[in-house]
RNA sequence: CGCACCGGCCGGACGGUCGCGAACGGAGGCCGAUAAGGGCUUCGUCCGAGGAAAGUCCGGGCUCCACAGGGCAGGCCGCCAGGUAACGCCUGGGCACGCCGGCGACGGCGUGACGGAAAGUGCCACAGAAAACACACCGCCGAUGGCCCGAGGGUAACCGAGGGAUCAGGCAAGGGUGAAAAGGUGCGGUAAGAGCGCACCGCGCGCCUGGCAACAGGCAUGGCAGGGUAAACCACGGCUGGAGCAAGGCCAAAUAAGCGGCGAGGGACGGCCCGUCCCGACCAAGACGCCGCGGGUAGGCUGCUGGAGCGCGCGGGCGACCGCGCGCCUAGAGAAAUGAUCGUCCGGGCGAUUCGUCGUCCGACAGAACCCGGCUUACAGGCCGGCGCGUGGC
Numbered sequence: 001c002g003c004a005c006c007g008g009c010c011g012g013a014c015g016g017u018c019g020c021g022a023a024c025g026g027a028g029g030c031c032g033a034u035a036a037g038g039g040c041u042u043c044g045u046c047c048g049a050g051g052a053a054a055g056u057c058c059g060g061g062c063u064c065c066a067c068a069g070g071g072c073a074g075g076c077c078g079c080c081a082g083g084u085a086a087c088g089c090c091u092g093g094g095c096a097c098g099c100c101g102g103c104g105a106c107g108g109c110g111u112g113a114c115g116g117a118a119a120g121u122g123c124c125a126c127a128g129a130a131a132a133c134a135c136a137c138c139g140c141c142g143a144u145g146g147c148c149c150g151a152g153g154g155u156a157a158c159c160g161a162g163g164g165a166u167c168a169g170g171c172a173a174g175g176g177u178g179a180a181a182a183g184g185u186g187c188g189g190u191a192a193g194a195g196c197g198c199a200c201c202g203c204g205c206g207c208c209u210g211g212c213a214a215c216a217g218g219c220a221u222g223g224c225a226g227g228g229u230a231a232a233c234c235a236c237g238g239c240u241g242g243a244g245c246a247a248g249g250c251c252a253a254a255u256a257a258g259c260g261g262c263g264a265g266g267g268a269c270g271g272c273c274c275g276u277c278c279c280g281a282c283c284a285a286g287a288c289g290c291c292g293c294g295g296g297u298a299g300g301c302u303g304c305u306g307g308a309g310c311g312c313g314c315g316g317g318c319g320a321c322c323g324c325g326c327g328c329c330u331a332g333a334g335a336a337a338u339g340a341u342c343g344u345c346c347g348g349g350c351g352a353u354u355c356g357u358c359g360u361c362c363g364a365c366a367g368a369a370c371c372c373g374g375c376u377u378a379c380a381g382g383c384c385g386g387c388g389c390g391u392g393g394c
Base pairs, nucleotide, nucleotide: 001390002389003388005386006385007384008383009382010381012345013344014343015342016341017340018339020048021047023045024044025043026042027041028040030038031037050365054376055375057374058373059372060371061370062244063243064242065241074240075239076238077237078236079093080092081091082090083089094114095112096111097110098109099108100107101106116234120233121232122229123228124227137175138174139171140170141169144168145167146166147164148163149162152159153158183201184200185199186198187197188196202224203222204221206219207218208217209216210215248302249301250300251299258293259292260291261290262289263288265279266278267277268276269275309328310327311326312325313324314323315322316321346363347362348361349360350359351358352357
């Protein structure tokens, strides 16, 4: 210098013009039921997406509904400790597996639904003798008891070294099957074998030491429990009510139930009110009519963004994270704006070059809709740190 991987960060900068949206202020109209309220036009000020705003997969806040307490059922989670509002997230540690380095002790990186199979039940394709109260295909043995042969011995009955692998029987070392076959290696032992005995390793139980713990190390002991599967049922432990901003609250035309009040006024004068004049009904209740309340549809408002907030500094902690101090305000509208263009610069590719520069192209993924914490997924290019490889120079 280049490349790859891991972790963290950024994800174009500044200015002009035009455009879009929010808030506030000014002016002029309008819609609506003389309502609640809300648009429109225009001017000014100021502000206007993200690291993932995404998937909607977990966890919370908030809101309403339900709920005396306890249990069962259901759902989710499951090494240990810590962090947190909480989590299936994060941090640190332990263990297992894989890769790399090292003679090795060990170190580094990555991955892990990583508690229980010695409560019970189920399942384990194919192959294989056997897939679990283990088994016997090839094989090994055939000590023991028969059978067959049998040197030899005996007058005979019979005895019989030895041989055969023939029957019963013994074995599970070796071969073979399989993802998996009742620990592994070695020595002894045996007819052949076998934890049958022994040593070391492994495992279980007990104790001791270290550690908060998971666990690790050591000592002693038992020849050794009986395969795997719990992302099969299950048992154990922990957590757990439901629905979601179309939650919910407020205002309120219309309208149903329900409740309350009133119902004797009419005519003339007169543009209308007041007033004056004339005529006239009435116990109450119901029905009916009118008005009001109530209710809540259409519609409107609210919830709505200042918060487990962001930045900096100091302190505590290995760390996740926590505490304190100072400073900052950073979209809140609806099917819903956040854009375009020009100039200068930045980064990268290509081409030209008089090596000073010039020309041209490119700058991703994507996009708020109640708000947070995570996880996962997408992403041009760049910066920083670590580690590895390659190349060149000293």

Bacterial RNase P class A from a Gemmatimonadota bacterium, 394 nucleotides, folded computationally. The RNAcentral record of the sequence draws on ENA. A source record names the gene rnpB. Rfam family: Bacterial RNase P class A. About the family: Ribonuclease P (RNase P) is a ubiquitous endoribonuclease, found in archaea, bacteria and eukarya as well as chloroplasts and mitochondria. Of the family's consensus pairs, 90% are formed in the model. The coordinates come from a structure-prediction model, not an experiment, and the mean pLDDT is 77.